[in-house]
Molecule: SAM riboswitch aptamer (S box leader)
Organism: Neolewinella maritima
RNA sequence: AUUUUAUACCGAAGGGUGGAGAGACUAGGCUCUGUGAAUCCCUGGCAACCACUCCUCCGAUGGCUCGGAGGAAAAGGUGCCAAUUCCUGUCCCCGCUGGCAUUUCGCCGUGGGGAGCAUAUAAAAU
Numbered sequence: 001a002u003u004u005u006a007u008a009c010c011g012a013a014g015g016g017u018g019g020a021g022a023g024a025c026u027a028g029g030c031u032c033u034g035u036g037a038a039u040c041c042c043u044g045g046c047a048a049c050c051a052c053u054c055c056u057c058c059g060a061u062g063g064c065u066c067g068g069a070g071g072a073a074a075a076g077g078u079g080c081c082a083a084u085u086c087c088u089g090u091c092c093c094c095g096c097u098g099g100c101a102u103u104u105c106g107c108c109g110u111g112g113g114g115a116g117c118a119u120a121u122a123a124a125a126u
Base pairs, nucleotide, nucleotide: 001126002125003124004123005122006121007120008119013043014042015041016040021032022031023030026089027088028087029086044081045080046079049077050076053072054071055070056069057068058067059066060065085118090115091114092113093112094111095110096109098108099107100106
């Protein structure tokens, strides 16, 4: 870097550094920010993907044990600590006691839901 699988409305901030931006990209919206952005460092925390440990159930084995499902724990490996992945963008469904147009089909706006795309993180493989 690519691929696959899983997850993404929960949760968790202080200090130092730095000095103007930040919220992935693009467009729009919205928000954060000199009461100090990004970056980097320290400390603290959240979470439970992986590893370890323990418990329950199921299956396999002659057996040591192994595999699967669920749970607990959190000293290890990552990750994360404004706002749903901040929101929308493509497609589908539903509502409008909204607008426009019409013979009808409809178009626009708006609210809700689902799918998809993209992204992030983990684990595994290449």